[in-house]
RNA sequence: CACCUAUCACGAGUGGCCUGAGAGCCCUGGCUCGAUGACGGCCCGGCAACCGACCCAUCGCCCUCACGGUGGAUGCGGUGCCCCAGCCAGGACCGAUAGGAG
Numbered sequence: 001c002a003c004c005u006a007u008c009a010c011g012a013g014u015g016g017c018c019u020g021a022g023a024g025c026c027c028u029g030g031c032u033c034g035a036u037g038a039c040g041g042c043c044c045g046g047c048a049a050c051c052g053a054c055c056c057a058u059c060g061c062c063c064u065c066a067c068g069g070u071g072g073a074u075g076c077g078g079u080g081c082c083c084c085a086g087c088c089a090g091g092a093c094c095g096a097u098a099g100g101a102g
Stems, first nucleotide, its partner, number of pairs: 001102001003100006013044001015043004022033003026091005045082003050078003055072006086094001
């Protein structure tokens, strides 16, 4: 970079520091946030449970182990998220995150 699958529900910060003008993906129209510092970056704290690890239950083999499927628990590791909200309507090879395969 293009492809496939799932999700975009709930939840969690008026925290500290830096920066300094636009920001909410893009187009049109609206709406909203923003020098009382938005957006962004770093740190700390937290949320969740996509993947991995560990554990439990169950199914597959006559049994055990191992392995695999399903469900659960935990929150150790890899990500993600903490918003008003994918802000609304229309549009389009829409976008984002996770996992997979190339």
A computed fold for a 102-nucleotide RNA from a Chloroflexota bacterium, annotated as SAM riboswitch aptamer (S box leader). Taxonomically the source falls in Chloroflexota (Bacteria, Bacillati).